Record summary:
A computed fold for a 336-nucleotide RNA from Ramlibacter sp. Leaf400, annotated as Bacterial RNase P class A. Its Rfam family is "Bacterial RNase P class A". By type it is a ribozyme. From the family's description: Ribonuclease P (RNase P) is a ubiquitous endoribonuclease, found in archaea, bacteria and eukarya as well as chloroplasts and mitochondria. The organism belongs to Ramlibacter, within Bacteria. The model forms 85% of the base pairs in the Rfam consensus. Its mean pLDDT, the model's own confidence on a scale to 100, is 76.

RNA sequence: GAAGCACGCCAGACCGCCGCUGGUGCGAUCACCGAAAGGUGGCACUGGAGGAAGGUCCGGACUGCACAGGGCAGCGUAGCAGGCAACACCUGUCCACCGCGAGGUGAGGAUCAGAGCAACAGAGACGAGUCGGUGGGUUUCCGAAAGGGGGCUUGCCGGGUGAAACGGGCAAUCUCUACGCGCAGCAAUACCAAAUAGGCCGGCAUCGAUGUGGCUCCGCGGAGCCGGCGGGUAGGUAGCACCGAGCCGGUGGGGCGACCCCCGGCCCAGAGGAAUGGCGGUCACGGCGCGGGCAACCGCGCCGCACAGAAUCCGGCCUAUCGGCGCGCUUCACAC
Numbered sequence: 001g002a003a004g005c006a007c008g009c010c011a012g013a014c015c016g017c018c019g020c021u022g023g024u025g026c027g028a029u030c031a032c033c034g035a036a037a038g039g040u041g042g043c044a045c046u047g048g049a050g051g052a053a054g055g056u057c058c059g060g061a062c063u064g065c066a067c068a069g070g071g072c073a074g075c076g077u078a079g080c081a082g083g084c085a086a087c088a089c090c091u092g093u094c095c096a097c098c099g100c101g102a103g104g105u106g107a108g109g110a111u112c113a114g115a116g117c118a119a120c121a122g123a124g125a126c127g128a129g130u131c132g133g134u135g136g137g138u139u140u141c142c143g144a145a146a147g148g149g150g151g152c153u154u155g156c157c158g159g160g161u162g163a164a165a166c167g168g169g170c171a172a173u174c175u176c177u178a179c180g181c182g183c184a185g186c187a188a189u190a191c192c193a194a195a196u197a198g199g200c201c202g203g204c205a206u207c208g209a210u211g212u213g214g215c216u217c218c219g220c221g222g223a224g225c226c227g228g229c230g231g232g233u234a235g236g237u238a239g240c241a242c243c244g245a246g247c248c249g250g251u252g253g254g255g256c257g258a259c260c261c262c263c264g265g266c267c268c269a270g271a272g273g274a275a276u277g278g279c280g281g282u283c284a285c286g287g288c289g290c291g292g293g294c295a296a297c298c299g300c301g302c303c304g305c306a307c308a309g310a311a312u313c314c315g316g317c318c319u320a321u322c323g324g325c326g327c328g329c330u331u332c333a334c335a336c
Base pairs, nucleotide, nucleotide: 001332002331003330004329005328007326008325009324010323012283013282014281015280016279017278018277020048021047022046023045024044025043026042030041031040032039033038050307054318055317057316058315059314060313061312062185063184064183065182074181075180076179077178078177079093080092081091082090083089094108095106096105097104098103109176110175114174115173116170117169131158132157133156134155135154136153137152138151139150140149141148142147189238190237191236192235199229200228201227202226203225204224211220212219213218246266247265248264249263250262252261253260254259285304286303287302288301289300290299291298292297
């Protein structure tokens, strides 16, 4: 210098203007919406997307229902050891395969239980036998005999085909073994709570109630009326985001490592049709064009700046991603 391998990181920066949204404080305890529950409105300060927020594929937290214990069925996992709240995740290691190598990949228990499967080639492919050669037994035909031919049965040997030929393979076919799993999911679930209808209780009412007319009295009219309780629905609130499997830092300790412990600091988005945005400017990065210059390079103009966007939360896996940076290592070439 070229080509690679492994690990980690960034995901444009700053300023101005106009907005959206959570929290806290202040404030009239005022206004508006609503029957209520509850919600909205002002000002100030402050927080406001990601490495994947994605796919919803695993594992958990949480919630409701179910549940003595065991088994069957079903689903899942699979060398060995360890990590973790848990896992199908992660680490180390053995083995197998790939790579010259740094390294990478692995659905890696069992075919002395049973079943199933194997392209092409080959006589024969999972059931046993079959092809060629040779030997024995038996039978039959030809022949006078010696001898020769054929059928059946049995022993031995063997070329060729193919990944594999009475001996193996495949369990990513069923199966067996060991281990794990109750079911559903925040549209979970809990609380507050109308109108209308229906339920229960009490009171009034054909001895005329409620209603209605110029209404204590009178007229009209004729079977319901009033109150309370309880359940469910619309609607609202909580769940839901200040204390956690939490985040950051350490020349701290243990361990090969995943990871664990210790010390210090921090509080870090939260809606409910769903906020996290828009415009302008300067700079940075990349590309293209033009001009200048021997060249390094300089100036101007234009374009681009990915993948994608929280929705109960967390740990993983997988997938998408313009570009850029750091560190370690491998192979090859060259120079000293």